[in-house]
SAM riboswitch aptamer (S box leader) from a soil metagenome, 116 nucleotides, folded computationally.
The coordinates come from a structure-prediction model, not an experiment, and the mean pLDDT is 83.
It matches the Rfam family "SAM riboswitch aptamer (S box leader)". Gene Ontology term of the family: regulation of gene expression.
RNA sequence: AUCUAGAGGGGUGGAGGGAUAUGGCCCUAAGAAACCCCGGCAACCACUUGAAGCGGCCACGGUCGCGACAAGAACGGUGCCAAUUCCAUCGGACUCCAUCAAGAGGUCCGGGAGAU
Numbered sequence: 001a002u003c004u005a006g007a008g009g010g011g012u013g014g015a016g017g018g019a020u021a022u023g024g025c026c027c028u029a030a031g032a033a034a035c036c037c038c039g040g041c042a043a044c045c046a047c048u049u050g051a052a053g054c055g056g057c058c059a060c061g062g063u064c065g066c067g068a069c070a071a072g073a074a075c076g077g078u079g080c081c082a083a084u085u086c087c088a089u090c091g092g093a094c095u096c097c098a099u100c101a102a103g104a105g106g107u108c109c110g111g112g113a114g115a116u
Base pairs, nucleotide, nucleotide: 001116002115003114008038009037010036011035012034016027017026018025021089022088023087024086039081040080041079044077045076047072048071049070050069053066054065055064056063057062085113090110091109092108093107094106095105
């Protein structure tokens, strides 16, 4: 910085899995996790082209290095291939019910945690 987009088949395996905790909701013997093979998605790193700008050297003509950013490509290194990061958890705004308050519910924003 990004996280409501995208992308699955086979083999081995044999009961779990969706990060952790709680609650919910799902996936799973029509075969979970894990491992292997093949395939795919994306474009983080690296790469290609352009490039504002910065710096070194200079015989002042230039030359070399870096480079925000834009576009591209998919050979290489990562990552990923159920559901928004499956949803909630902490705080706030609005809303609904109600005489009022609190609380529950709904919508949204932010935070936290996590992933890359």